[in-house]
RNA sequence: UGCUUAUUAAGAAAGACGGAGGGAUUAGACCCAAAGAUGUCUUAGCAACCUGUGCCAACAAGGUGCUAAAUUCUAUUCGUACUGAUUAUUGUUGGUGCGGAACAGAUAAGUU
Numbered sequence: 001u002g003c004u005u006a007u008u009a010a011g012a013a014a015g016a017c018g019g020a021g022g023g024a025u026u027a028g029a030c031c032c033a034a035a036g037a038u039g040u041c042u043u044a045g046c047a048a049c050c051u052g053u054g055c056c057a058a059c060a061a062g063g064u065g066c067u068a069a070a071u072u073c074u075a076u077u078c079g080u081a082c083u084g085a086u087u088a089u090u091g092u093u094g095g096u097g098c099g100g101a102a103c104a105g106a107u108a109a110g111u112u
Stems, first nucleotide, its partner, number of pairs: 002111007013043005021032003026075004044067003049063002051060003071104001076101011
């Protein structure tokens, strides 16, 4: 770096440093940010993928991970409800809402 599998609406913040944009990428929306964000470090915490104990249930917390907003939301597709256009059709097409799936991303474990 790629591949496979699982999860991805729950949960969990203070201090110090620092000083401008940040929320992965493209576009749009929305949001955070000099009342100092993003980031780094320390401490604290969350969780339970691997791990350990255990027959199980469960417990612990060593390795990761995480601690604004659903992975902030939308984008592709399917179904459905409402609705606009077309006009005669079990049709075509647009918009909005809801639900599912996919893609992409993230994390873990395994593998290359």
Model confidence (mean pLDDT): 83 of 100.
A computed fold for a 112-nucleotide RNA from Pedobacter yonginense, annotated as SAM riboswitch aptamer (S box leader).
The organism belongs to Pedobacter, within Bacteria.
Of the family's consensus pairs, 97% are formed in the model.
Rfam family: SAM riboswitch aptamer (S box leader). From the family's description: The SAM riboswitch is found upstream of a number of genes which code for proteins involved in methionine or cysteine biosynthesis in Gram-positive bacteria. Gene Ontology term of the family: regulation of gene expression.
It was read from a public genome assembly, where an Rfam model found it.